[in-house]
């Protein structure tokens, strides 16, 4: 320097080729239980990596930058 892969809740990760942002863990409260774990319930939690286009409408689609991994030179 060039290519390709990823960036989504605190964490691991889903999101059907554009039309209500989601599960599981953990952490919150509650039920059960002599406590405590187990279990069960119920609630929070998100600028979808930044900025920009394009569209009635963008997590998707485009272009730029940025963070992480692999090749390649």
């Nucleotide at each position: 320097g060039g290519g390709c892969c990823u960036u989504u809740a605190g964490c691991u990760c889903a999101g059907c080729u554009g039309g209500c942002a989601g599960a599981g863990c953990a952490g919150g409260a509650g039920a059960c239980u002599u406590u405590u774990a187990a279990u069960c319930u119920c609630a929070a939690g998100g600028u979808c990596g930044u900025g920009g286009g394009u569209u009635c409408g963008a997590a998707c689609c485009c272009c730029a930058c940025a963070g992480g991994g692999c090749c390649c030179a």

A computed fold for a 73-nucleotide RNA from a Coriobacteriaceae bacterium, annotated as transfer RNA. Model confidence (mean pLDDT): 81 of 100. Rfam family: tRNA. Rfam classes the family as a transfer RNA. NCBI's taxonomy places the organism under Bacteria, Actinomycetota, Coriobacteriia, Coriobacteriales, Coriobacteriaceae.